Source information
Bacterial small signal recognition particle RNA from Planctomycetes bacterium RBG_13_63_9, 99 nucleotides, folded computationally. The organism belongs to Planctomycetota, within Bacteria.
RNA sequence: GACGAGGGGCCCCCGCAAUGGGGACCUGUGAACCUGGUCAGGGACGAAAGUCAGCAGCCAUAAGCAGUCAUUCCCAGGUGCGGUGGGCCUCUCGCCGGG
Repeated sequence: GACGAGGGGCCCCCGCAAUGGGGACCUGUGAACCUGGUCAGGGACGAAAGUCAGCAGCCAUAAGCAGUCAUUCCCAGGUGCGGUGGGCCUCUCGCCGGG
């Protein structure tokens, strides 16, 4: 110095888990009017029967706001574990060659 085996350190790659953040799902709340439904009262039309528009109320929701064990998706890296993964360095042993 080459080859083989085993060990250690560092870096990278892959996978899983945890953690943090965000979204979705779920629940609640949520619109004087510029959402919907039903529209008392009142209004308009009509000889009438009725029709029409439609405020309040009620119901359902939009954007938004709030909440929660759990579920799911995305992002992150001084977290943890794993791998017949890759690279570099080093130690030991064996063997061969050279000085």